[in-house]
Context: one part of a larger RNA
RNA sequence: UGACGGGGGCCCGCACAAGCGGUGAAGCAUGUGGUUUAAUUCGAAGCAACGCGCAGAACCUUACCAGCCCUUGACAUGGGUAUCGCGGGUUCCAGAGAUGGAUCCCUUCAGUUCGGCUGGAUACCGCACAGGUGCUGCAUGGCUGUCGUCAGCUCGUGUCGUGAGAUGUUGGGUUAAGUCCCGCAACGAGCGCAACCCCCAUCCUUAGUUGCCAUCAUUAAGUUGGGCACUCUAGGGAAACUGCCGGUGACAAGCCGGAGGAAGGCGGGGAUGACGUCAAGUCCUCAUGGCCCUUAUGGGCUGGGCUACACACGCGCUACAAUGGCGAUUACAAUGGGCAGCGAAGGGGCGACCUGGAGCGAAUCCCCAAAAAUCGUCUCAGUUCGGAUUGCACUCUGCAACUCGAGUGCAUGAAGGCGGAAUCGCUAGUAAUCGUGGAUCAGCAUGCCACGGUGAAUACGUUCCCGGGCCUUGUACA
Numbered sequence: 001u002g003a004c005g006g007g008g009g010c011c012c013g014c015a016c017a018a019g020c021g022g023u024g025a026a027g028c029a030u031g032u033g034g035u036u037u038a039a040u041u042c043g044a045a046g047c048a049a050c051g052c053g054c055a056g057a058a059c060c061u062u063a064c065c066a067g068c069c070c071u072u073g074a075c076a077u078g079g080g081u082a083u084c085g086c087g088g089g090u091u092c093c094a095g096a097g098a099u100g101g102a103u104c105c106c107u108u109c110a111g112u113u114c115g116g117c118u119g120g121a122u123a124c125c126g127c128a129c130a131g132g133u134g135c136u137g138c139a140u141g142g143c144u145g146u147c148g149u150c151a152g153c154u155c156g157u158g159u160c161g162u163g164a165g166a167u168g169u170u171g172g173g174u175u176a177a178g179u180c181c182c183g184c185a186a187c188g189a190g191c192g193c194a195a196c197c198c199c200c201a202u203c204c205u206u207a208g209u210u211g212c213c214a215u216c217a218u219u220a221a222g223u224u225g226g227g228c229a230c231u232c233u234a235g236g237g238a239a240a241c242u243g244c245c246g247g248u249g250a251c252a253a254g255c256c257g258g259a260g261g262a263a264g265g266c267g268g269g270g271a272u273g274a275c276g277u278c279a280a281g282u283c284c285u286c287a288u289g290g291c292c293c294u295u296a297u298g299g300g301c302u303g304g305g306c307u308a309c310a311c312a313c314g315c316g317c318u319a320c321a322a323u324g325g326c327g328a329u330u331a332c333a334a335u336g337g338g339c340a341g342c343g344a345a346g347g348g349g350c351g352a353c354c355u356g357g358a359g360c361g362a363a364u365c366c367c368c369a370a371a372a373a374u375c376g377u378c379u380c381a382g383u384u385c386g387g388a389u390u391g392c393a394c395u396c397u398g399c400a401a402c403u404c405g406a407g408u409g410c411a412u413g414a415a416g417g418c419g420g421a422a423u424c425g426c427u428a429g430u431a432a433u434c435g436u437g438g439a440u441c442a443g444c445a446u447g448c449c450a451c452g453g454u455g456a457a458u459a460c461g462u463u464c465c466c467g468g469g470c471c472u473u474g475u476a477c478a
Base pairs, nucleotide, nucleotide: 001478002477003475004474005473007472008471009470010469011468012467013466015462016461019426020425021424022423023422026318027317028316030314031313032312033311034309035308042053043052064304065303066302067301068300069299070298073129077128078127079125080124081123082122083121084120087106088105089104091102092101093100094099109119110118111117131293132292134291135290136289140287141286142282143281144280145278147276152191153190154189155188156187157186158167159166160165171182172181173180197270198269199268200267202238203237204236205235206234207233208232211228212227213226216225217224241264244258245257246256247255248254320419324378325377326376327375328374329373336367337366338365341360342359346355347354348353385416390411391410392409393408394407395406396405432454433453434452435451436450437449438448
């Protein structure tokens, strides 16, 4: 000087408390451990691994296993020889296919000094080499997590100290903040904080189609004429600064109350992550040193595996019902996506879906709501709760759903009576609850990312638990 303390003081945070809803019991889904296996590829490991890499494992992916094949190689550059194209397709044979063999058809590169001469392409030959998701993240770059959006981390000059170092950065107030004020052997400065950026909330203005409809006419319908007021869209601007008033404070910074205002003291949200810590994570995104393989640790293919199952744990979904289930009737969104696509009306099917093909490269057309509400029924039961499991019959995608897809109908109807110790999230348009969209994607979502609908309760307080900041104290630790 730090670090640490079951030392002290001050102060924060859904840290506790006050509340609301969960997890832990059940079934299923998913990840992991373990076990099994020819293989169940690999990585991730307290917080900060475990719906994580994977924003989509039937083949492919795929890195694993078995078998069958290739060896200048699936890919790059260089040399030699040959050809002038290359390429695309049909049929046949062997084969699981990769591959090997045969056959026919289409096509016949550009320049040219007409010389394979130049460019380019293909095949063969041999050598340099290619190739490696092989090892080392404790050799590395890059990227990322975490403490933590915590308020800190430093420098120049000066001063003090033999020196390590101190001072500044401590102190009195104050703040979300090393934020600001005052004081002070310090005076200044940098990286952080804040602001500048984006979205939301109010108003004005510009613009008026594909959007809108107050007035006029018209229609089944903003459908059409008309209009651009309003909504909306997307450009520009205004507005909030403790600016004003009162109180308080040290005449400061600020704090408390009030006015006006759509919004008030950081208005709400996002982006933004200082010096550093964890030899944190990643050599399987990529890049890269070293080491290793080179007829194999490289490459191709078929099939299998990553989907196994006495068990254990984590993230979830669905429930255990009456604030509910079922039936009927019937309203109201937003974000997005769409041409190898979204797919309307109409028709068929109990349904998944099929048919059909209008319109739309989309403020124009399409995908497109549910909870809520109203009426009826069920009356506390393993039930008209719950839907696992299984049987049968189908639908769709795809070369192909056996291992191993999703969906539909009929039948079947398991566990489950609100969950021990323990434990998680959340302070407002939040929690809870309801549906919707998107990425990935042929198909496959209870996951992820986003969107809107309905919409609470509670916070006395900081003694305690956890994490953190500043000052101080002890130390046999560095």

This is a predicted structure of a 478-nucleotide part of an RNA (small-subunit ribosomal RNA, 3' major domain) from a metagenome. It matches the Rfam family "Bacterial small subunit ribosomal RNA". RNAcentral holds the full RNA, with entries from SILVA. Its mean pLDDT, the model's own confidence on a scale to 100, is 84.